[in-house]
Molecule: small-subunit ribosomal RNA
Organism: groundwater metagenome
RNA sequence: GAAUGAGCGUCCCUUUCGGGAAGCCAUAUAAAGCUUGCGCGUAGCGUGAAGCGAAGGAUAGCGGCAGACGGGUUAGUAGCACGUAGGUAACGAACCCCAAAGACGGGCAUAGCUUAUCGAAAGAUAAGAUAAUUCCCGAUAGUCCCAUUUGUUUUUCUCUUCGGAGAAGAAUGAUUGGGUAAAGCUUCGGCGCUUUGGGAUCGGCCUGCGGCCUAUCAGCUUGUUGGUGAGGUAAUGGCUUACCAAGGCUUUGACGGGUGGGUGGCCUGAGAGGGUGGUCGCCAACUAGGGCACUGAGACACGGGCCCUACUCCUACGGGAGGCAGCAGCUGAGAAUCUUGCGCAAUGGGCGAAAGCCUGACGCAGCGACACCGCGUGACCGAAGAAGCUCCACGGAGUGUAAAGGUCUUUUAACUGGGAAUAACCUUCGGGUGACGGUACCAGUUGAAUAAGGGGGGGCUAAUUGCGUGCCAGCAGCAGCGGUAAAACGUGACCCCCAAGCGUUAUCCGGAAUUAUUGGGCGUAAAGCGUCCGUAGGCGGCUUGGUAAGUCUAAGUUCAAAGUCCUCGGGCUCAACCUGAGGAAGGGCUUAGAUACUACUAGACUAGAGGGUGUUAGGGGCUGAUGGAACUCACGGUGGAGGGGUGAAAUCCGUUGAUAUCGUGGGGAACACCAGAAGCGAAGGCAUUCAGCUGGGGCAACCCUGACGCUGAUGGACGAAAGCCGGGGGAGAGAAUGGGAUUAGAUACCCCAGUAUUCCCGGCCGUAAACGAUGGAUGCUGGCUAUUGCAAGUGUCGACCCUUGCAGUGGCGAAGCUAACGCGUUAAGCAUCCCGCCUGGGGAGUACAGCCGCAAGGCCGAAACUCAAAGGAAUAGACGGGGGCCUACACAAGCGGUGGACCACGUGGCUUAAUUCGACGACAAGCGGGGAACCUUACCAAGACUUGACAUCUACUUGAAAAUUUACUGAAAGGUAAAUCUACCCACAAGGACAAGUAGACAGGUGAUGCACGGUCGUCGUCAGCAGGUGCCGUGAGGUGCUCCCUUAAAUGGGGAAACCUGCGAAACCCCUAUCCUGUGUUUUAAGUGUCACAGGGGACUGCCUGCAUGUAGCGGGAGGAAGGUGGGGAUGACGCCAGAUCAGCGUGUCCUUUAUGUCUUGGGCUGCACACGUGGUACAAUGGCUGGUACAAUGGGUUGCUAAACUGUAAAGUGGAGCCAAUCCUUUAAAACCAGUCUCAGUCCGGAUUGAGGUCUGAAACUCGACCUCAUGAAGUUGGAAUCGCUAGUAACCGUAAAUCAGCCACGUUACGGUGAAUAUGUUCCUAGGCCUUGUACUCACUGCCCAUCAUUUCAAGCGAGCUGAGAAUGUCCGAAGCUUGCACUUGUUGCGAGUUAAGGCAGGCUCAGUAAGAGGGAAAAAGUUGUAACAAGGCACCAG
Repeated sequence: GAAUGAGCGUCCCUUUCGGGAAGCCAUAUAAAGCUUGCGCGUAGCGUGAAGCGAAGGAUAGCGGCAGACGGGUUAGUAGCACGUAGGUAACGAACCCCAAAGACGGGCAUAGCUUAUCGAAAGAUAAGAUAAUUCCCGAUAGUCCCAUUUGUUUUUCUCUUCGGAGAAGAAUGAUUGGGUAAAGCUUCGGCGCUUUGGGAUCGGCCUGCGGCCUAUCAGCUUGUUGGUGAGGUAAUGGCUUACCAAGGCUUUGACGGGUGGGUGGCCUGAGAGGGUGGUCGCCAACUAGGGCACUGAGACACGGGCCCUACUCCUACGGGAGGCAGCAGCUGAGAAUCUUGCGCAAUGGGCGAAAGCCUGACGCAGCGACACCGCGUGACCGAAGAAGCUCCACGGAGUGUAAAGGUCUUUUAACUGGGAAUAACCUUCGGGUGACGGUACCAGUUGAAUAAGGGGGGGCUAAUUGCGUGCCAGCAGCAGCGGUAAAACGUGACCCCCAAGCGUUAUCCGGAAUUAUUGGGCGUAAAGCGUCCGUAGGCGGCUUGGUAAGUCUAAGUUCAAAGUCCUCGGGCUCAACCUGAGGAAGGGCUUAGAUACUACUAGACUAGAGGGUGUUAGGGGCUGAUGGAACUCACGGUGGAGGGGUGAAAUCCGUUGAUAUCGUGGGGAACACCAGAAGCGAAGGCAUUCAGCUGGGGCAACCCUGACGCUGAUGGACGAAAGCCGGGGGAGAGAAUGGGAUUAGAUACCCCAGUAUUCCCGGCCGUAAACGAUGGAUGCUGGCUAUUGCAAGUGUCGACCCUUGCAGUGGCGAAGCUAACGCGUUAAGCAUCCCGCCUGGGGAGUACAGCCGCAAGGCCGAAACUCAAAGGAAUAGACGGGGGCCUACACAAGCGGUGGACCACGUGGCUUAAUUCGACGACAAGCGGGGAACCUUACCAAGACUUGACAUCUACUUGAAAAUUUACUGAAAGGUAAAUCUACCCACAAGGACAAGUAGACAGGUGAUGCACGGUCGUCGUCAGCAGGUGCCGUGAGGUGCUCCCUUAAAUGGGGAAACCUGCGAAACCCCUAUCCUGUGUUUUAAGUGUCACAGGGGACUGCCUGCAUGUAGCGGGAGGAAGGUGGGGAUGACGCCAGAUCAGCGUGUCCUUUAUGUCUUGGGCUGCACACGUGGUACAAUGGCUGGUACAAUGGGUUGCUAAACUGUAAAGUGGAGCCAAUCCUUUAAAACCAGUCUCAGUCCGGAUUGAGGUCUGAAACUCGACCUCAUGAAGUUGGAAUCGCUAGUAACCGUAAAUCAGCCACGUUACGGUGAAUAUGUUCCUAGGCCUUGUACUCACUGCCCAUCAUUUCAAGCGAGCUGAGAAUGUCCGAAGCUUGCACUUGUUGCGAGUUAAGGCAGGCUCAGUAAGAGGGAAAAAGUUGUAACAAGGCACCAG
């Protein structure tokens, strides 16, 4: 996509039609059960009550025909049931047609009826009459039947001297003998009856071929297979029976199991196929389940009979009645399938001479969109385009000519009127008859009037936006969507598809080349049997003749009709539908012909195959011997304390003498060197050496056979290691086991011991990653090279070498193939033949069944359930307890710290009304904060305000506003009240600006989201990387360039190279500094004096020399120089990573708030303290402390400022006020250092915390909560565990100085400045981080990855299971109804008693299938569980298979 006997949801609940078609097959169980009515009768004879009678009618009975058709259903059936093609010389037939002959004479009954009896009924019995086209007897008859004799024709069989002979049968002619018929009626037209033959048509039986699944069904069969006799039938036949023989079927699938009516056809598909068998037609079977016969032309009979069973109904309990799978209808079951309608008018059927009667067959109508077809729900005009709604960039856009409005039409619906055909038949000749139906159809009236929904809009897949929701609610066919901006949920608008339908569910085909005949594969994705031998089968070299089975051609016949397809027509208004005529392809059978190929048959050949002769290599196999080294044991000698083992140890051995060493002897197993990509073998596998036996192969030349070949289902043989059984043997190694270690544990890895085993003989097992992961055979298709074996040529004394051929074993590679990797004359290339195997992952190589095995186990080998993947090859990364190269204060070498003490600061935690917030490994923590007493301030408590503390605008009002001052109240904010003072333009009014008030737009937010963002920053990292263009390579991802070699701090440069260029980074450019020069000059100096300042220049570039190097880039050394190889320092930070940090610096989307999450005020808090961490300061002292003296800087800052001198105070400081807007004045004494003295190793003259008292300063204000000074006090601490940090030179370390912030300061911080001024680097093994290349990977959220197993919890399906239950098919046996066959009996009957057979039933033991089940075991799934860490990297013991 197509389809359906469909179901469900929704819609129209009525727009219509025809028409046409179909409508309980589906279900664990419904071939379940049925109320009522109808569906099979009709003509003859005869009787003929009651009713007035006649014609006539109704009805029981007898007899004839029909009832075996028509209708329904699909249970059973895997079968001659069906389809197709044949046969019947092995058969039958009522009604119908044709032909021939005939129908004479007699007779006995019986039902109905009458009477009587029994019974509830159904019904039955007895007696008496009676009719017929009922029945019987006799006659007649042949072309009928039986038997007999014989002629002709013909079929089959047997024998054969191939000339024939014999036997049996059939048809037919003739002969003889015997047997068998008949029915009447009449309207006088005719209809019937009997016998025989033929026809038509319908049946019975037989045969070839065809069509389901299963081998986890491999053997089945005793009337079975055949024969003879008999019986039976319409007829053949084991159809039945007696006897005889022992056959018959089967891997070309018997037997068994499952499923199933078959077919013409139908659906789908390009076809080949696949699926299906409802409606219509044909055939079969069945008619509640089972059995049986009777009647009849025909039945073992749906609306006939008998019996058994189950069920239902009636009953007086004794006994009876019944069969909707006919039409309607009911109950039930189910998701689901209709009216207890009209009519015999038509078609058809039964009976009848006919009229006619009967007909739920049939013709019609009803119900349901169940499906197919056709029509309508209006047509034309109508705005740069109403309203509403939606969206919006606020401009507009969409819905949309859509509507409204105007002009028309009337299909359809409604109403009114008219109104058929389908049809011919019957008839008393007058006439009568239409279910559908007052229907179709026709005409008219009115009026757009009566008529649209369903699904979808992320991709597949046509069609997009807003709002709501916030992993919720929900969607979903697949992957998937939804966690605050959802085109995927819900809803609106718009759009798309189809349309009286639209979706969905189910099923089948297609797409699916995804079972591959057409038309697939098997090295690594699923898939080559472990290997060979060989049976059936399949396939098969060259050539000639014949046959004609396959094959091809032609003709005949058949494949019913319907249906499909094609052509031409007809009828319903069209169509669907109905109908007429013709046709192709294809299947079966028959006949005739062709002979290339295949086949068969007869013959020939040698290229395949095989044999012979010669020669040759070899760990090929089996058996028996044999040798040395090593090891171990025993004994003996020497010797004297250890040995052994490991990462390190220990267990262990050893003074009873080990290890070591020497000698002798024993034992078992394996064979060093040679040795190789080598050799041999079918594979497994095979190695000391020698001998014996033996298989196979190669090469060369000739001879022989003459297709003898290839493959190979079933089958057979061999088959590593381990394992098993029996017997030996046992040195070393060594599962299990024991001990020692390791470890959190260590049932392991390591060590010490050590049993089975490993070895031999015999017998099993039959598996391996049994691998080249590559079945065997044959042929063809470029090469180069190595090696093994043989031969030839050349050559040689001989050999090597060289050339060539054949046979092996390897490497690299053309073409070609391959998804790629790779393969490539040893194919995974191109072809042919045969076998095996595969069809998503798991479940599972499991379960069950069977076979094999002593066992272990092997072979064969599923399903339920579950997942949406599992897998291959290659790519880029990332990672590795992989590798190589390289770098870095990364380690090492050093110096000094931290971690211990006290204090300061920051953080966590705790506490709190609040202790505001952020930052958390590196990359948070003296960080934002470079200054929290108020303010800051964001937090808390309390008190206040609401257009607001701040911005813009509008309207109105007021006024000058503003500002200043005061009073009261209050903690303040605020509130109330009062006073002072007045401006511009202006005659006034109006106006402008300003301010306040009121109202409204709005303000405001340190409220949320750094995972919505901008900007900025940290980090890897100042590491050398990152990227592009063009070209080239690859199917592609992608690669190349950027790899390699040398070099560099550097992707710095050079060389080479399918690459050549380019950009961002590196470097350079910029700033400071070291040196020189020039210029200028505030300051300074006596002075152009100055080691000063500023500005501009010079200088350094591997430039020069030398060695090394490809004599490239460059490296080592040297000279000169203030400085040398980047001179030192700074700024500068590629592509990117960490959803790194920041919404509280700023900006900003969205959300939230608006008398509060905004604003103001006072007070408090951010300083709270058991504790933990981080960063610092000061110390622990003598390289020191203290006292005194004395020397040397640089950078800065200064007017709300720095503040001098001098004075006062012990001091902090105060008074003071010079100078300075600064190279001028001040800050400003630098300190360490140095000199001298003292202290003498102590908790000290170290150390200074803590505390008390008294002061100074800042500031409204030092209580919480400032700094400083003086006196007093004098804690811990004696150099710091594990661990850890910084630093390579003017660096570390030590010393002081200044500044920012700032009223002041909690600064011991930070940022700058100078002073003094070291030690060490052998080097890259290790730790950390990084770069490049390479390798492995099951990782890609990328190792903080992935992932396995047990256990615990829950759920599910399947298997096992003590058992229990049910069903089915059989077997044995017992009993045995009806019926049939048969015997006997008499009372001769609708008789009785038996026998045989048999349905149902009973009993018995097994089989198969299903249900259920305690329990035990495994499997799958779920979620953030538990324990470990087995695998993926060398996964930390390489992994894996047996």